[in-house]
Context: one part of a larger RNA
């Protein structure tokens, strides 16, 4: 020096554990904000650095309800207090809520500086302090009011609204790539994807046929399955890729424009026509045309509506339309009927019910002289069960604790449907005939240039439109994939509309052939912390004594050390806080053999 054995040190693998994560399902919920949000800064405790809570009323104040013995957060300790006159704690409602931040009186290098006006405190007075108010834009109304006579612009005031944040999700719209694939690459693809912008909602969008179909018929939209990788498109390459029909989920239909009538009003015209109609009378100055507004009317395609006439049937009463009669129009009241705030008009109140936000109650076991530190284990004998889910208890508990099954509960606030109040509508319609008034125009459509349709200009219909043209108007118009005919079908150029569908920030509940501390979130500990970076940004490490602190009084060595030796606790201290287990590398001590 080497090999081996034993005993240690170091180290923190492994095993076991879980306080934290991951995913899925279901229900609820889907916004907050000028009444100042999200997010922060600074404060706030007897002692107080961090986290949490809170806001100068500052780990809190008030009310109501729950609850029932301890309490003053994590978090020990000392001090001082609170509490059956019900504290702490939990829920609901309220008060307070510094400063910054959309930040909004002005400024600004966020959390700071400086003001105006009104009211108040204080001072001899000023300084100072307190409360309120003062940004901008849009819309509406009122006032005022230039050049410039009327007017308009402008200005002022008041009222209402907006702004900003988020869930890195879902939706709609305006813009819109490239890598890539085509084994290159240019049309094409990737892809209307990523990304940017605007807007909205709890969903959004779409939606009530100028749709399909095929000579039979269907009957808004949306979503799923199928049709179908079909028909097609395609340097006919790579690739792209329907629809009808069928089966399901869901189910809902409506309002306007116009004709016509009435009223109001502007403009033009300028006076024997008007006063609803008829008859008779009467009155005595408006009328006619056109535009606008309000109300009525009306909303469709086997066309519908308006207007005129005829016939028919239908609640009551009152006022009005010059008087009377008839009729008509029209409004008010009562009664009746229908409907409703989730589209078709729009607010609110009350009641009970259900539900959410605290909670309550909840069956049944003992012995043991067995093992053990400890019984829930073993042994013996019982019981409950609408409860043998689960967790805890010194080990392995249906019957010890918390619970579980089945039940019960709300002063307050929210939500839901129901009922009532309330509100709205109807209170006339039908048939036949006539007549030809209306039925959405710079629209449909066409040319040129593009885009969307599964469809790349193709035989290219259909939809959108930058530009240039530009209809018909019901004897009308669109579509059926160039175009024409026939036939069928539908009615554009205005609008609204739940549900079935998409997503998951958050709350609650449950589950898992999900992880178990180099895993699982980056984060099981003061974690987006420490730390790094000018910044955008990047971004850790770090869990486990014990059943219980019983966390080692006292003695000794030592620097009044660190550390250790006794003693004591404990089942165990090689469980001693650098604390469960404690592998290997590595380092030692003793021994054996060997060179």
């Nucleotide at each position: 020096g080497g090999u081996c054995c034993a005993u240690g040190g170091u180290g923190g693998a492994u095993g076991c554990c879980u306080a934290g994560g991951a995913g899925c399902u279901g229900u609820c919920u889907g916004g907050c904000g000028a009444a100042g949000a999200a997010g922060g800064u600074c404060g706030u405790g007897g002692u107080a650095a961090g986290c949490u809570g809170c806001g100068a009323a500052a780990a809190g104040c008030c009310g109501c309800g729950g609850g029932g013995a301890g309490g003053a957060g994590c978090a020990c300790a000392c001090a001082u207090c609170c509490c059956g006159a019900g504290a702490u704690c939990c829920g609901c409602g309220g008060a307070u809520g510094a400063c910054c931040g959309a930040a909004u009186g002005g400024g600004g290098u966020a959390a700071c500086c400086c003001g105006g006006c009104c009211g108040g405190a204080g001072u001899a007075a000023u300084g100072u302090c307190c409360g309120g108010u003062c940004a901008u834009c849009a819309u509406a109304a009122a006032g005022u009011g230039a050049a410039u006579a009327c007017a308009u612009a402008g200005c002022u005031u008041u009222a209402u609204g907006a702004a900003g944040c988020g869930a890195a999700a879902c939706c709609c719209a305006g813009g819109g790539a490239a890598c890539u694939g085509a084994a290159c690459c240019a049309u094409c693809u990737a892809a209307g994807u990523a990304c940017c912008u605007g807007g909205a909602g709890g969903a959004a969008a779409a939606g009530a046929c100028a749709u399909c179909a095929a000579c039979c018929g269907a009957g808004a939209u949306u979503c799923c399955c199928u049709g179908a990788g079909u028909a097609g498109c395609g340097g006919c390459g790579a690739g792209c890729g329907a629809a009808a029909g069928g089966g399901g989920a869901g189910g809902a239909g409506c309002c306007u424009a116009a004709a016509c009538c009435a009223c109001a009003u502007g403009c033009g015209u300028g006076u024997a026509a008007g006063c609803g109609g008829u008859g008779c009378a009467g009155c005595g100055u408006u009328g006619c045309g056109u535009g606008u507004g309000u109300g009525g009317g009306g909303u469709u395609g086997u066309a519908g509506g308006g207007c005129c006439g005829u016939u028919u049937u239908a609640g009551g009463g009152g006022a009005a339309g010059u008087g009377c009669a008839c009729u008509c129009u029209g409004u008010c009241c009562c009664g009746c009927g229908u409907a409703g705030u989730c589209a078709c008009a729009a607010a609110c109140c009350g009641g009970a019910u259900g539900u959410a936000u605290a909670g309550c109650a909840g069956a049944a076991c003992g012995c043991u002289a067995c093992u053990g530190g400890g019984a829930a284990g073993g042994g013996c004998g019982a019981c409950c069960g609408a409860a043998g889910a689960a967790g805890g208890u010194g080990a392995a508990a249906g019957u010890c604790c918390u619970g579980u099954a089945c039940g019960c509960g709300a002063a307050a606030u929210g939500c839901a449907g129901c009922c009532g109040g309330c509100u709205a509508c109807g209170u006339g319609g039908a048939a036949c005939g006539g007549a030809a008034c209306c039925u959405g125009a710079g629209u449909a459509c066409g040319g040129c240039g593009g885009g969307g349709c599964a469809c790349g200009a193709g035989a290219a219909a259909c939809c959108c439109u930058g530009u240039c043209g530009g209809a018909a108007g019901c004897u009308g118009g669109g579509g059926a994939g160039a175009c024409c005919a026939c036939u069928c079908u539908c009615c554009a150029a205005g609008g609204c509309u739940a549900a079935a569908u998409a997503c998951g920030u958050g709350a609650c509940a449950g589950c898992u052939a999900c992880c178990g501390a180099u895993a699982g979130u980056g984060a099981a500990g003061u974690a987006g912390u420490a730390c790094c970076g000018u910044g955008a940004g990047g971004g850790a490490a770090a869990g486990g004594c014990g059943a219980a602190a019983a966390g080692a009084a006292c003695c000794c060595c030592g620097g009044u050390g660190a550390g250790g030796g006794g003693a004591g606790u404990g089942a165990a201290a090689u469980a001693g806080a650098a604390c469960c287990u404690g592998a290997a590398a590595c380092c030692a001590u003793g021994g054996a053999c060997u060179u």

The prediction has a mean pLDDT of 83. This is a predicted structure of a 595-nucleotide part of an RNA (large-subunit ribosomal RNA, domain I) from a Dehalococcoidia bacterium. The RNAcentral record of the full RNA draws on ENA. Its Rfam family is "Bacterial large subunit ribosomal RNA".